The prediction has a mean pLDDT of 82.
A computed fold for a 105-nucleotide RNA from Candidatus Peribacteria, annotated as SAM riboswitch aptamer (S box leader).
The model forms 97% of the base pairs in the Rfam consensus.
[in-house]
């Protein structure tokens, strides 16, 4: 990189330093962010809890902790595009992409 399993409506920056006009996964439609710096980089600082550590008889499952391994800090994965049901606009559900972890080669 695939395959599979899980989880994705919660939380967390008006921080500093350099750079730099773009970004919000592709692709399109929308709507939003951005020189009072989008966004990358490095530190600092928060949020969470998949592995990992404890505990609980304890696979599943649940609880604590945050030393390690990740990982996250606008908006519902920002909406939506494809199917199914109600249906004028729409509103439920469900896929497919993605995101993240993890297990094996």
């Nucleotide at each position: 990189c695939g395959c599979c399993u899980a989880u994705c409506a919660a939380g967390a920056g008006u921080g500093a330093c350099g750079c730099c006009a773009g970004g919000g996964a592709a692709c399109u439609g929308g709507c939003c962010c951005g020189a009072u710096a989008c966004g990358c980089g490095u530190c600092c600082c928060c949020c969470a809890a998949c592995c990992u550590u404890c505990c609980g008889a304890g696979u599943c499952c649940g609880g604590a902790a945050a030393a390690g391994g990740u990982g996250g800090g606008a908006a519902u994965u920002c909406c939506a595009g494809c199917c199914c049901c109600g249906a004028u606009a729409c509103g439920g559900g469900g896929a497919a992409a993605g995101a993240u972890a993890g297990c094996a080669a």